[in-house]
Molecule: transfer RNA
Organism: Candidatus Micrarchaeota archaeon CG1_02_60_51
RNA sequence: GCCGCAGUAGCUUAGCCUGGGAGAGCGAUCGGCUGAAGACCGAUAGAUCGGGAGUUCAAAUCUCCCCUGCGGCA
Numbered sequence: 001g002c003c004g005c006a007g008u009a010g011c012u013u014a015g016c017c018u019g020g021g022a023g024a025g026c027g028a029u030c031g032g033c034u035g036a037a038g039a040c041c042g043a044u045a046g047a048u049c050g051g052g053a054g055u056u057c058a059a060a061u062c063u064c065c066c067c068u069g070c071g072g073c074a
Stems, first nucleotide, its partner, number of pairs: 001073007010026004020057001028044005050066005
C1' cells in the first nucleotide's frame, strides 16, 4: 500500500442481508423477603448505534470519506 472483519447502555452482545417499535443478559438504584447479607421476586434509570456527509417521507440498517482494533496478502 491492497483486501476482509469488527465498533450499539458501565461490561458482554442481538438487531444490519430485506430501511419504519433500539432490545436482552450481567451490573447499578429503589422496594419486597431476611435478625443481617446472599439468593430469589418486583420496579426504575441508563446507548440519538465509532465520527462526518449523502440518498430517502423515514437510516443502527443503503452509499461515500475518515478514525480505532484484529486478521490476511505484498